Context: one part of a larger RNA
Molecule: large-subunit ribosomal RNA, domain IV
Organism: Candidatus Anderseniibacteriota bacterium
RNA sequence: CCAACUAAGGGAAUUCGGCAAAUUAGUCCUGUAGCUUCGGCUGAAAGGAUGUCUAUCUUUGUGCCUUGUUUUUCUGAAAUAGGGUGCAUUGAUAGAUCGCAGUGACAAGGACGGCCCGACUGUUUACCAAAAACGUAACCAAGUGCCAAUCCGAAAGGACUUGUAUACUUGGUGAGACCUGCCCAGUGGUGGUGUGUCAAACUGGCUUACAAGCCAGCUAAGCCCCAUCAAACGGCGGGGGUAACUCUGACCCUCUUAAGGUAGCGUAAUACCUUGUCGUCUGAAUGGCGACUUGCAUGAAUGGUUUAACGAGGUCGUCACUGUCCCUAGUUGGAGCCUU
Repeated sequence: CCAACUAAGGGAAUUCGGCAAAUUAGUCCUGUAGCUUCGGCUGAAAGGAUGUCUAUCUUUGUGCCUUGUUUUUCUGAAAUAGGGUGCAUUGAUAGAUCGCAGUGACAAGGACGGCCCGACUGUUUACCAAAAACGUAACCAAGUGCCAAUCCGAAAGGACUUGUAUACUUGGUGAGACCUGCCCAGUGGUGGUGUGUCAAACUGGCUUACAAGCCAGCUAAGCCCCAUCAAACGGCGGGGGUAACUCUGACCCUCUUAAGGUAGCGUAAUACCUUGUCGUCUGAAUGGCGACUUGCAUGAAUGGUUUAACGAGGUCGUCACUGUCCCUAGUUGGAGCCUU
């Protein structure tokens, strides 16, 4: 040094952080706050018992003896209803007994609370990341009427599918609950319309001996134009004044936009200033939680706010427990070192 073990008293003072270790542990009985989608969390928490022997009762199986009844092939056999007793076995109660200790070894949950994220089981960077990332049921939008749309292939052909809109394909959000505001100016999608624009071809004309060439007409899609669509991409203001203390500004004026951020939530996994301010937890907290909130730069399926259950997720606290530490010591095995 590696692996394992034990430590008086204290008990997280260690440390970024209880990392590691310790505690707990099986079974039976009692008991169980609060929340809840009423299923659950739950083995909540917390408390008690547990070995062996004897006695009594008892469960199940099986053997023997015995008392009745019935049938029959009648000195025998079978069925059925009891009683007694033996062995094995299940559970209960009482008494006794041994040890420090009875799930005596092995095996075998530490518990609780607040908050964030993700609903959940699941999947992932084979070999530094298992997660809050991906997926998911559910919700929404778009395409597609079947010789469909979409996809593979040069084609033939094939998958979806021997399916048929309660289906399939593509995209977004991501259980449930309560909801999802305003904007079509820009970009994009869809639909429509024709007095616009518009190529080649075609038609007509000009030049010319012919061709080439030139001009005009006609015209599809597209563009233009008109609508519509934001759970399409996206976006969602500034200045000045005003109430009889002060402060604030329901209110008014003005510039301006397509519209000026609604409900919610909010110093946040988002807040620069910032260790914001107040309360609470501590002896002490750039910490946690609860509020306030002028939000540098929150905000509604780029989803908003909540939420029981779940999580080798993140963060904070409490109890128990401990060599993490005060503060080291000892034991066992091995490596190493030294000598040979």